[in-house]
Two RNAs folded together computationally: RNase P RNA and transfer RNA, 441 nucleotides in total.
RNA sequence: AGGAGCGGCCAGGCGACCGCGGCGCCGAUAACGGCGUCGAGGAAAGUCCGGACUCCACAGGGCAGGAUGCUGGGUAACUCCCAGGCGCGGUGACGCGUGGAAAGCGCAACAGAGAGCAGACCGCCUCCGCCACGCGGAGGUAAGGGUGAAACGGUGGUGUAAGAGACCACCAGCGUCCCAGGUGACUGGGACGGCUAGGCAAGCCCCAUCCGGAGCAAGGCCAAGCAGGGACAGGGUGGCCCGCCCGCGACGUCCCAGGUAGGCCGCUAGAGGCGUCGGGUAACCGGCGUCCCAGAGAGAUGGUCGCCACCCGCCGGUUGCAACCACGGCGGGGACAGGAUCCGGCUUACCGGCCACUCCUCCCG
RNA sequence: GCCGACGUGGCGCAACUGGUAGCGCACUCGACUUGUAAUCGAGCGGUUCGGGGUUCAAGUCCCCGCGUCGGCUCCA
Numbered sequence: 001a002g003g004a005g006c007g008g009c010c011a012g013g014c015g016a017c018c019g020c021g022g023c024g025c026c027g028a029u030a031a032c033g034g035c036g037u038c039g040a041g042g043a044a045a046g047u048c049c050g051g052a053c054u055c056c057a058c059a060g061g062g063c064a065g066g067a068u069g070c071u072g073g074g075u076a077a078c079u080c081c082c083a084g085g086c087g088c089g090g091u092g093a094c095g096c097g098u099g100g101a102a103a104g105c106g107c108a109a110c111a112g113a114g115a116g117c118a119g120a121c122c123g124c125c126u127c128c129g130c131c132a133c134g135c136g137g138a139g140g141u142a143a144g145g146g147u148g149a150a151a152c153g154g155u156g157g158u159g160u161a162a163g164a165g166a167c168c169a170c171c172a173g174c175g176u177c178c179c180a181g182g183u184g185a186c187u188g189g190g191a192c193g194g195c196u197a198g199g200c201a202a203g204c205c206c207c208a209u210c211c212g213g214a215g216c217a218a219g220g221c222c223a224a225g226c227a228g229g230g231a232c233a234g235g236g237u238g239g240c241c242c243g244c245c246c247g248c249g250a251c252g253u254c255c256c257a258g259g260u261a262g263g264c265c266g267c268u269a270g271a272g273g274c275g276u277c278g279g280g281u282a283a284c285c286g287g288c289g290u291c292c293c294a295g296a297g298a299g300a301u302g303g304u305c306g307c308c309a310c311c312c313g314c315c316g317g318u319u320g321c322a323a324c325c326a327c328g329g330c331g332g333g334g335a336c337a338g339g340a341u342c343c344g345g346c347u348u349a350c351c352g353g354c355c356a357c358u359c360c361u362c363c364c365g
Numbered sequence: 366g367c368c369g370a371c372g373u374g375g376c377g378c379a380a381c382u383g384g385u386a387g388c389g390c391a392c393u394c395g396a397c398u399u400g401u402a403a404u405c406g407a408g409c410g411g412u413u414c415g416g417g418g419u420u421c422a423a424g425u426c427c428c429c430g431c432g433u434c435g436g437c438u439c440c441a
Base pairs, nucleotide, nucleotide: 001361002360003359004358005357007355008354009353010352012308013307014306015305016304017303018302020039021038022037023036024035025034026033027032041336045347046346048345049344050343051342052341053215054214055213056212060244065211066210067209068208069207070084071083072082073081074080085098086097087096088095089094099206100205104204105203106200107199121145122144123141124140125139126138127137128136129135130134153171154170155169156168157167158166172196174193175192176191177190178189179188180187181186219265220264221263222262228256229255230254231253232252236248237247238246239245258440259439272291273290274289275288276287277286278285279284310333311332312331313330314329315328316327366437367436368435369434370433371432372431375390376389377388378387384421392408393407394406395405396404414430415429416428417427418426
């Protein structure tokens, strides 16, 4: 210098004019007006997870169902985050994946001789027959060829009619036991064994851990207004289902018809933001200081102009063979998107800009 | 706002436990008819809503997104 990886932050600034919502004060009250103050995001989004909160349910366990899935830690909790192990990809920084297939059941189209304790089409070898440089039959074999996504270890040798873990050496991989390191996943080493154990659990399943249901249109209070009727008592309804069992039991549950379309609370001070110190590799935790930062009702934060800064394109422009950059002019651009009970995550959308760290290649000293 | 379901030719629907996507109507051509309809024969038409993953293989299984549809107030 060029290319790449990874993490964090920002999401234009100032001024003028017009405009919107909440709260407070003032104009005596209301309407209305004035002043002050506050007024969206990194995702407010999707509603995919997890909690707080509220109501309902909850004798007891069992079965069924759902979720998660290497190990250790963090957290209120998590399908999240941090650190580590192993495998795969990459020259590398780094990224992606993650229980069990030697418990059991199941699946594998087409092709192929054979697809799960399989198999013999071509080939190779032996024997027999014949119309005899070949053909046919019987048997042996799994080296070589061929099919397939996948064909029951690899290389070399011994052996043999030809061959084969049939036997041997080395290598890869597996099981059991022992030793060492580590909290652990796991790693390193040794002994013995048998020669090979295939794939799919985002198929059923097994193992371990966790899990009541609904959701702020939850739920509580007040006001207004109307019109009640029907079904259900050895039955109804709720507890998801089943059986035991339990509650309510007409002030009940369900259905049809009718009325209302109002107010207040819940409602925003919180697992809160910022700064600093300490602990921890980190996620995170703790102490101290400081700040108050939308609240709502079908829903307010916008528009125009000017200047500055930024980005893109074109032209000019110095030196020049030529180009980039600095500089000047003109034109254009600024995304994705907006709270609705609140919070922690994940995911998705997004014009661009800034900063930190790391890797690879080349050049110079 | 909260909760739930669905998406396959132009339209309406299938596809069992993953095995290479069909049926009816419509459309095109031909036959029949004087002509049309009906009928008969042949044919065309699909990125299975989009993207990623698991698998040898995905309409089907898993994840993310997009779109469409439905339900949910209070009194009594």
Description
It holds a member of the Rfam family "Bacterial RNase P class A".